[in-house]
Model confidence (mean pLDDT): 86 of 100. Large-subunit ribosomal RNA, domain IV from Olea europaea var. sylvestris, 332 nucleotides, folded computationally.
Context: one part of a larger RNA
RNA sequence: CUCUCUCUAAGGAACUCGACAAAAUAGCCCCGUAACUUUAAGAGAAGGGGUACCUCCUCACAAAGGGGGUCACAGUGACCAGGCUCGGGCGAAUGUUUACCAAAAACACAGGUCUCUACAAAAUCAUAAGACCAUGUAUAGGAGUUGACGCCUACCCAGUGCCGAAAGGCCAAGGAAGUUGGAGACUUGAUGACAGAGGAGUCGACGAUUGAAGCCCCUGUGAAUGGUGACCAUAACUAUAACAGUCCUAAGGUAGCAAAAUUCCUUGUCGAGUAAGUUUCGACCCGCACGAAAGGCAUAAUGAUCUGAGCACUGUCUCAGAGAGAGGCUCG
Numbered sequence: 001c002u003c004u005c006u007c008u009a010a011g012g013a014a015c016u017c018g019a020c021a022a023a024a025u026a027g028c029c030c031c032g033u034a035a036c037u038u039u040a041a042g043a044g045a046a047g048g049g050g051u052a053c054c055u056c057c058u059c060a061c062a063a064a065g066g067g068g069g070u071c072a073c074a075g076u077g078a079c080c081a082g083g084c085u086c087g088g089g090c091g092a093a094u095g096u097u098u099a100c101c102a103a104a105a106a107c108a109c110a111g112g113u114c115u116c117u118a119c120a121a122a123a124u125c126a127u128a129a130g131a132c133c134a135u136g137u138a139u140a141g142g143a144g145u146u147g148a149c150g151c152c153u154a155c156c157c158a159g160u161g162c163c164g165a166a167a168g169g170c171c172a173a174g175g176a177a178g179u180u181g182g183a184g185a186c187u188u189g190a191u192g193a194c195a196g197a198g199g200a201g202u203c204g205a206c207g208a209u210u211g212a213a214g215c216c217c218c219u220g221u222g223a224a225u226g227g228u229g230a231c232c233a234u235a236a237c238u239a240u241a242a243c244a245g246u247c248c249u250a251a252g253g254u255a256g257c258a259a260a261a262u263u264c265c266u267u268g269u270c271g272a273g274u275a276a277g278u279u280u281c282g283a284c285c286c287g288c289a290c291g292a293a294a295g296g297c298a299u300a301a302u303g304a305u306c307u308g309a310g311c312a313c314u315g316u317c318u319c320a321g322a323g324a325g326a327g328g329c330u331c332g
Stems, first nucleotide, its partner, number of pairs: 001327008010318002014316001027051005038148001052070007071075001083311007090303002095107002111146003115142003124131002150297003154228003159225002161221002164218001168216003174210002178206005186198003229247003256290001257287001268284005
């Protein structure tokens, strides 16, 4: 010097991103216990007192209680053994998760809602047989989404999707009257050659016409995918604009909340807390760029969650010091 421990005057978070680490609290008995609340809790809230031994009494034993006495700094005498309070964000909660850097606000959840499915069910696996769903039958099963409870869930169906309807337009393979091309057995030309004429069957090309779903068209549908404006002017100080006007749109963001896990400007402005506060809390509302089941807002309980403040406590620090053990170092 490094590691693991012990103690420390005065101060007590001044340390630090941050009370990280350490200290403090601690068992049992008695008293006592607030806001808020879903009446269950909160709660071991908080905050006090006691605790050993001897003896007597109550006493069946034991335990417990009461009276008297003894000792110590100290009686759960060692070990074991909650720190607490106030405020806010998020997620209701218990539960689950990145085996080996993340335990969370992520996932799940009960509950809500939409949608499919009549049983040889839908969905899923398989080429198929078959299996699963299910030895179930709509109070059932599958898929999506939100996420207890409470108060609620606004406007838009123009685009995209889905459901429905079938009048009209477009429209495939296939069929097909007909048109046309190739090669052509065979017949005719009294016989032969050459040329010509006819020609069954066959191989193509085009094709009036027929032809379902679908698309176009027409409705509906938002707890489907999604979306939810701009400009100008106006009141008897000023400022502001309830009111008025114009343009565009399918419709122009309702309730609630809001510098927020969302706010760039920004350490916004005001207030609280501090001697001093880019964090925190309460408000305001020019919301760059909240907003209603990709849910909105509240919320008791809960959390090895995140964040602000306080009490207690301390070598975290002012600022270091001393000690014990192990290693390192030197010698062997």
It matches the Rfam family "Bacterial large subunit ribosomal RNA". The source organism's lineage runs through Eukaryota, Euphyllophyta, Mesangiospermae, lamiids and Olea europaea subsp. europaea.